Predicted 3D model of a 98-nucleotide RNA (TPP riboswitch aptamer (THI element)) from Natronohydrobacter sp. Its Rfam family is "TPP riboswitch aptamer (THI element)". From the family's description: Vitamin B(1) in its active form thiamin pyrophosphate (TPP) is an essential coenzyme that is synthesised by coupling of pyrimidine and thiazole moieties in bacteria. The previously detected thiamin-regulatory element, thi box was extended, resulting in a new, highly conserved RNA secondary structure, the THI element, which is widely distributed in eubacteria and also occurs in some archaea. Analysis of operon structures identified a large number of new candidate thiamin-regulated genes, mostly transporters, in various prokaryotic organisms. The THI element is a riboswitch that directly binds to TPP to regulate gene expression through a variety of mechanisms in archaea, bacteria and eukaryotes. through a variety of mechanisms in archaea, bacteria and eukaryotes. Tandem TPP riboswitches have been reported where both TPP riboswitches respond independently to TPP. The structure of TPP riboswitch has been reported for Escherichia coli and Arabidopsis thaliana. Model confidence (mean pLDDT): 80 of 100. The sequence was found by an Rfam model in a public genome assembly. Of the family's consensus pairs, 96% are formed in the model.

[in-house]
C1' cells in the first nucleotide's frame, strides 16, 4: 500500500401483506385479534456495492392455506443505497540494522 473478516460512527436505502370481528362518513378507513416473518407504521426492524434489504418481471408459474410472495421457481435475469475509523489476518513493496 492492497485485499478480506469483524465492529463502531455519521449518513443513506427499503418494506409494511392477508384473514376475522366491531365501528364509521362503507370495498375505503380506524381499532382489536389470528397467520407468516427480522420487521405487517415501529422514533422499531432489515440492508448499505463483499449489495436476494428491496424493486421490475408479476393481476407470473407450481405447491400449500381460512387467506396471503405462505413455500419454491423465476434468479449465474434487469435494477438498487457509502464514506471514515478501529482491530486482526494475508499478500506485495521499501527503509534501517545484522
Nucleotide at each position: 500500500c492492497a485485499u478480506c473478516a469483524c465492529a463502531g460512527a455519521c449518513g443513506g436505502g427499503g418494506g409494511c401483506g392477508u384473514c376475522c370481528a366491531u365501528g364509521c362518513g362503507c370495498g375505503g378507513c380506524a381499532u382489536g385479534g389470528g397467520c407468516u416473518g427480522a420487521g405487517a407504521a415501529g422514533c422499531a426492524c432489515c440492508c448499505u456495492u463483499u449489495g436476494a434489504a428491496c424493486c421490475u418481471g408479476a393481476a407470473c408459474c407450481a405447491g400449500a392455506u381460512c387467506a396471503u410472495g405462505c413455500u419454491g421457481g423465476c434468479g449465474u435475469a434487469g435494477g438498487a443505497a457509502g464514506u471514515c475509523u478501529g482491530c486482526g489476518a494475508u499478500g506485495c513493496u521499501g527503509a534501517a540494522g545484522g